[in-house]
Parts: sequence; C1' cells; structure tokens
RNA sequence: GGUGCCAUAGCUCAGUGGCAGAGCGGGGGACUCAUAAGCCCUAGGUCGGUGGUUCGACCCCACCUGGCACCA
Repeated sequence: GGUGCCAUAGCUCAGUGGCAGAGCGGGGGACUCAUAAGCCCUAGGUCGGUGGUUCGACCCCACCUGGCACCA
C1' cells in the first nucleotide's frame, strides 16, 4: 500500500427494511431467624461518525474513525 470481517446497554452478544432485545452485572421487592441460591419487578441505548437510497434504515450504498485477519 491492497483486500476482507467487526463496531448495538457497564460486559458478552442477538436483531439483516416497519415502535431496539436477551444473558450477566446494577437497583428494588418478596421469601428466610439471617445469608446465599432460586423467584418477581425495574433503570440503563442519539445502534462508532458524516452523507446518500427509501414512505420508512441498527439493517442497503459511499466515505471517515477504531479494532482484528490475510496479501504484498
């Protein structure tokens, strides 16, 4: 220098055009003599950035940023 993949909640990841989710973690409750486990409820996101396509974009396209891999 070239190519490909990845970027979504504090962490690990789903979601592949039509109101953003799960597990863990956090907060609260109930249970218990008390704790743990298990149970119930709940908060938390400008979906990496800027444009474009579309009635509508996390999703499709271009570029940028960061990470990983491969080629030279």